The prediction has a mean pLDDT of 75. Predicted 3D model of a 106-nucleotide RNA (Guanidine-I riboswitch aptamer) from Nitrosomonas ureae. Its Rfam family is "Guanidine-I riboswitch aptamer". Gene Ontology term of the family: regulation of gene expression. About the family: This family represents a conserved RNA structure found upstream of the ykkC and yxkD genes in Bacillus subtilis and related genes in other bacteria. It was read from a public genome assembly, where an Rfam model found it.

RNA sequence: UCAAUGGGAAACUAGGGUUCCGGCCGGUAAAAUCAACGGCGUCAGAUCCAAGAGUUUCCGGUCUCGUGAUAGCGAGGCUCCACGGAGGGAUAAAAGCCCGGGAGGU
Numbered sequence: 001u002c003a004a005u006g007g008g009a010a011a012c013u014a015g016g017g018u019u020c021c022g023g024c025c026g027g028u029a030a031a032a033u034c035a036a037c038g039g040c041g042u043c044a045g046a047u048c049c050a051a052g053a054g055u056u057u058c059c060g061g062u063c064u065c066g067u068g069a070u071a072g073c074g075a076g077g078c079u080c081c082a083c084g085g086a087g088g089g090a091u092a093a094a095a096g097c098c099c100g101g102g103a104g105g106u
Base pairs, nucleotide, nucleotide: 007059008058009057010056011055012054015049016048021045022043023040024039025038026037060079061078062077063076064075065074066073067072081101083104087099088098089097
């Protein structure tokens, strides 16, 4: 100087919106309640989506040692670091989701 690797799954959290449920509001009605209808996510709820640079666990990978037959088994270690748009895409919709450890920057 160049190139490559920097794995996977689950549960969750920050965060996110509004299909569904719930909540609130409205007119219809003499009134109230219920129901249907319309509106509100500026509605701190349930369902839902959710992190490369958040958490936890498991799996995987790899190294060393022991045993052993180059298999297998057991024990231990390592699996680091990580600034970042605009734009586009999915879903009902949005997002720290996906494009993307991308462009770019140091």